[in-house]
RNA sequence: AGAGUUUGAUCCUGGCUCAGAACGAACGCUGGCGGCAGGCCUAACACAUGCAAGUCGAGCGCGAACGCACCUUCGGGUGUUAUUAGAGCGGCGCACGGGUGAGGAACACGUGGGAACGUACCGUUUAGUAUGGAAUAGCCUCGGGAAACUGGGAUUAAUACCGUAUACGCCCUCAGGGGGAAAGAUUUAUCGCUAAACGAUCGGCCCGCGUUAGAUUAGCUUGUUGGUGAGGUAAAAGCUCACCAAGGCGACGAUCUAUAGCUGAUCUGAGAGGAUGAUCAGCCACACUGGAACUGAGACACGGUCCAGACUCCUACGGGAGGCAGCAGUGAGGAAUAUUGGACAAUGGGCGAAAGCCUGAUCCAGCCAUGCCGCGUGAGUGAUGUAGGCCUUAGGGUUGUAAAGCUCUUUCAACGGUGAAGAUAAUGACGGUAACCGUAGAAGAAGCCCCGGCUAACUUCGUGCCAGCAGCCGCGGUAAUACGAAGGGGGCUAGCGUUGUUCGGAAUCACUGGGCGUAAAGCGUACGUAGGCGGCCAUGCCAGCCGGAGGUGAAAUCCCAGGGCUCAACCCUGGAACUGCCUUUGGAACUGCAUGGCUAGAAUCUCGGAGAGGAUGGCGGAAUUCCUAGUGUAGGGGUGAAAUCCGUAGAUAUUAGGAGGAACACCAGUGGCGAAGGCGGCCAUCUGGACGAGUAUUGACGCUAAGGUACGAAAGCGUGGGGAGCAAACAGGAUUAGAUACCCUGGUAGUCCACGCCGUAAACGAUGGGUGCCAGUUGUUGGGGGGUUACCCCUCAGUGACGUAGUUAACGCGUUAAGCACCCCGCCUGGGGAGUACGGUCGCAAGAUUAAAACUCAAAGGAAUUGACGGGGACCCGCACAAGCGGUGGAGCAUGUGGUUUAAUUCGAGGCAACGCGAAGAACCUUACCACCCCUUGACAUGCCCGGUAUGGAUUUCAGAGAUGAUUUCCUUCAGCUUGGCUGGCCGGUGCACAGGUGCUGCAUGGCUGUCGUCAGCUCGUGUCGUGAGAUGUUGGGUUAAGUCCCGCAACGAGCGCAACCCUCAUCCUUAGUUGCUAACAGUUCGGCUGAGCACUCUAGGGAAACUGCCGGCGUUAAGCCGGAGGAAGGUGGGGAUGACGUCAAGUCUUCAUGGCCCUUACGGGGUGGGCUACACACGUGCUACAAUGGCAGUGACAGAGGGCAGCGAUCCCGCGAGGGGGAGCGAAUCUCUAAAAACUGUCUCAGUUCGGAUUGUUCUCUGCAACUCGAGAGCAUGAAGUCGGAAUCGCUAGUAAUCGCAGAUCAGCAUGCUGCGGUGAAUACGUUCCCGGGUCUUGUACACACCGCCCGUCACACCAUGGGAGUGGGUUCUACCUUAAGCCGGUGAGCCAAUCUGGCAGCCGUCCACGGUAGGAUUCAUGACUG
Repeated sequence: AGAGUUUGAUCCUGGCUCAGAACGAACGCUGGCGGCAGGCCUAACACAUGCAAGUCGAGCGCGAACGCACCUUCGGGUGUUAUUAGAGCGGCGCACGGGUGAGGAACACGUGGGAACGUACCGUUUAGUAUGGAAUAGCCUCGGGAAACUGGGAUUAAUACCGUAUACGCCCUCAGGGGGAAAGAUUUAUCGCUAAACGAUCGGCCCGCGUUAGAUUAGCUUGUUGGUGAGGUAAAAGCUCACCAAGGCGACGAUCUAUAGCUGAUCUGAGAGGAUGAUCAGCCACACUGGAACUGAGACACGGUCCAGACUCCUACGGGAGGCAGCAGUGAGGAAUAUUGGACAAUGGGCGAAAGCCUGAUCCAGCCAUGCCGCGUGAGUGAUGUAGGCCUUAGGGUUGUAAAGCUCUUUCAACGGUGAAGAUAAUGACGGUAACCGUAGAAGAAGCCCCGGCUAACUUCGUGCCAGCAGCCGCGGUAAUACGAAGGGGGCUAGCGUUGUUCGGAAUCACUGGGCGUAAAGCGUACGUAGGCGGCCAUGCCAGCCGGAGGUGAAAUCCCAGGGCUCAACCCUGGAACUGCCUUUGGAACUGCAUGGCUAGAAUCUCGGAGAGGAUGGCGGAAUUCCUAGUGUAGGGGUGAAAUCCGUAGAUAUUAGGAGGAACACCAGUGGCGAAGGCGGCCAUCUGGACGAGUAUUGACGCUAAGGUACGAAAGCGUGGGGAGCAAACAGGAUUAGAUACCCUGGUAGUCCACGCCGUAAACGAUGGGUGCCAGUUGUUGGGGGGUUACCCCUCAGUGACGUAGUUAACGCGUUAAGCACCCCGCCUGGGGAGUACGGUCGCAAGAUUAAAACUCAAAGGAAUUGACGGGGACCCGCACAAGCGGUGGAGCAUGUGGUUUAAUUCGAGGCAACGCGAAGAACCUUACCACCCCUUGACAUGCCCGGUAUGGAUUUCAGAGAUGAUUUCCUUCAGCUUGGCUGGCCGGUGCACAGGUGCUGCAUGGCUGUCGUCAGCUCGUGUCGUGAGAUGUUGGGUUAAGUCCCGCAACGAGCGCAACCCUCAUCCUUAGUUGCUAACAGUUCGGCUGAGCACUCUAGGGAAACUGCCGGCGUUAAGCCGGAGGAAGGUGGGGAUGACGUCAAGUCUUCAUGGCCCUUACGGGGUGGGCUACACACGUGCUACAAUGGCAGUGACAGAGGGCAGCGAUCCCGCGAGGGGGAGCGAAUCUCUAAAAACUGUCUCAGUUCGGAUUGUUCUCUGCAACUCGAGAGCAUGAAGUCGGAAUCGCUAGUAAUCGCAGAUCAGCAUGCUGCGGUGAAUACGUUCCCGGGUCUUGUACACACCGCCCGUCACACCAUGGGAGUGGGUUCUACCUUAAGCCGGUGAGCCAAUCUGGCAGCCGUCCACGGUAGGAUUCAUGACUG
């Protein structure tokens, strides 16, 4: 000191979360020792038992017993015990010490002051202590009562009580006077007592300042505020009472409500702050709850009294007793907090003259890892890097010097011994404790959490969105470093984690130290009150401010220095500090206050011009509508198209006249005016503000503005008018799946006027007001000044655009600031819930205003970037449309698919980009599927072991469906040499390693392929710009098929693509002529057949040729385009091969390869048969047709490219034919397949036909081991649908479509499919509006899985939180009244006591009064059918 998390990425805003420290803690796992601390935070809940306050015989009177001794009449007595124990009277103490934090928001506390007081014990001082008296407890006796306790009588003492005397000082006073004391004990010493003064200590009272939250608490108060008098108190005082006055407090927050003991301090923090108030210390309050007084120096009294109440206990039922928030302890509550211990040895307290007694204060011990601190659980050496574990690429790595082993040590603990200080004489609970010495032995002593990122630390197995984890982001759906386990590692360590809480990080409430154009945030606007702030000069004061001094700021704590426990924690001593408050003394710059002055702020005055500024009244024309009349006739109106509607009862149109209401075209302009809302015909009247110029006047009069007041669009509301047009609602017609909409026809409120409400808007510049300062350029409005006057310059006030510095997250703003500063106000603090609920205020209502919480999410958001997308824009391309030609969709058949069926109908492919696809050919085989039968180291590979044979072929018989098994006969007898039955080979056997798998995962993969798309794109280096993602380059102007080229340009270059280089076709030349060719010559059987030739065709090698090269025009003098010439070919000449970065988790594990998983007498291998060929149906792709551009018959000409030895097969013969027999030639420019077909001629004459050929019957042919399921072909017979095909849809731009045939691969056989080949050979393209796809630029975006996106609402169900709710039940509080205990006070007091008295008491009466009761409010909590 920061980090994670919003996005595809970026910057910002903003919340959430984490890392730190702390704790009176608790929980989980674990646990060796010691020191020092701490230990009911909850029920101020209830308490059994014991203890916690007594003491004094030197104040007083009484006064035992046990025991011992003596005597005895044996009943007892006496002495001693005994100056006894003990109770009583009396004195002092019990008001301290100890506990707790309920109440209390207050002079309670803190701090600093004050005057009108008291103070036992203590200190100092003065004076005195004389003389009398009457009672009473105890004891005794008689009673009552269960008990607690208590009544009568007799007797008695005092430092108990009461007189008299005395009174310096004391108190009262009318100033004359009056009043008031004592106590003794004692041999002495001394201790006491009374009065008074002073001090000390402690306490009471008053005041300034400080001290939680809420305004959804705004008014509170009647002893209230003050005075006079009286009472009262220790004392001031409405403290109390009578009378008088009407005050007092409050926005600087009264009152009310809620919460809370306050402080020194503690925790945190850099600090400022924030949170807390355990232990220790100071103060306060309380003592079962409420009230009250008594005694006393002191209490309204924790272990005292009285009363009331609740609760508990005893009881003989009549009545009594009690108060742990003292120390232990118990129950209860709770996540949770200790022993019914020892001692008065120390410190301190009470009493006492003292000895001493008492002391759960205190000092100690016990329990608890609750915290802090310290120590230990061993040290050195030790590599074969053992074993074991784990991982592994199988080599090794790691655990790891770790262990073992060897050599040592003994802290702590254990055992034995010595043994303190704490006490300066005695006395030691702690305690035989601390400490020291000795003995034995590595011996008795390590765990917890974590390992995806934040955050240090990684692998294997298991699991398979399961189980689980998680502080945030998030992991887990078969290869999980995130779950669980293990190995390894990291961290801390007698602890470690988790949970809770506080501060920090959070500048995330911002004083230090934030913001408000768009992220949350400027009130709609103005005026103005309080308040805040305020121009220049001078003088004075000194409140703020600054300096000096004094007092105080308790101790402890924190900090510094030193010291003591072995160190530390801890403790001791000293210092500093305690940032505060008070007093005093100085200063005078600034603020303030007072006084005097000034004119620059502000205002006034004079003159002037501008303006839709406001209000009232009047006037005007155009237009719409309506009415009347004329002309006139069938339509009008309206729409994308229509209809509703109007019109023959005369519309629309047109002409004239009239009525009425509303609004003011052009001018008109980022022009003007106004505070904003807003304001627009013209004229008049009244009126506000601003501006310019100017001698003059006042003299800071100013700025802002909480509350407050006024204004405030539209809609809406009330009353009364008005109503032409428009027009919510409503009606009808359309549209539509629907259409409560958009469109059309109508139409009411309303819109208009007057008066009164409402008070809100994206009331926006999303930008509060004021003042000053800080570059410019260019428009425009209204003034003024000047000049060289169609214009220009200067200046003031407005209003726009661009832009510098600066600023901003960016966009942008930029003298009209969002810049630099100051002053004042308002507002914000994550999203949703919600501008909602409740409460208040306002309103006639609608509603407005003020304004939450529960709950829920980890985001919501701003600006900008790159893509993608748009029924956005611009440009461009493509058989994309259009223009054409021919098809598909209808029929029959073929073929593929779906579906269905089946034992199986193997599997894959699924929009384009699956469906005559993998499959260039399923009868067996193929074959992966099904049924059945067999084999198990296997059909196949390698290695080990054993045995045999050295091989290969032909063949017989039997069993079997076959694979296979058994068997007969015959021929032949492997290779190498290192000469060894050595090795190799082959066969068989057994076992082991292993083979095998068309089993799964194409979403684990390689390779290959499809597709966008042969579309023109995709990138990089350096530079530059930007905070950054990114941009630039690649955009722009032209051009191209093209990111093709040219020009320009903060870019300059480069790469992959394009093009070219490659193949083929088209022209020519050359080389070479056999199997090709034949022009000339010769021969000829007339066939290039032969000689001959290589000219031509052709073949196949090499070259040439085309490059916008030439000309003209256009274009920027460019790139290029258009036209032309030449040329076989002209602008890429035609065709092919060639497929950028990437997209689709596209396809393929069934071509192959391959990770992982799975099967292993089977999911492997072999065989027979079946299936892949099924068939209500649906789709795709094709073939053949529906006919005359045709069918049939006949004639018979012309190709190209291929294939051929288990082959192609001529000629000949047979068969109607498929074909058969025989067979020349040919491994092919030679032979052969091979016949080309459309063409031409004739016939048929529009029919289900001489079209069409399905289907079926029958007879055959061929291939093959075998044509039943299930092949192809031929002959004869049969002769179905079909007469050109709905919606829809496909291909094609030239040698193309269409049409015609030929060949090949696969193949024993099987093609309508596929791949090639040639023959004949068109039509059309205006053009780019539209459909589809694509490219570039631009724009919007809330999309980024990217429009097949995102996302809104209703409904259904479940659950959670909350508002309303007939009400219901509690708490708190207020007001009025009633009753009134105890008690103080007042009155009375015939009774009692006493009488030396101004006597006392009971009783009775009265005021006040706790609890209680009645009635009515206020507030809050809980609950409530139903409901938002």
Notes:
A computed fold for a 1428-nucleotide RNA from a metagenome, annotated as small-subunit ribosomal RNA. Its mean pLDDT, the model's own confidence on a scale to 100, is 84.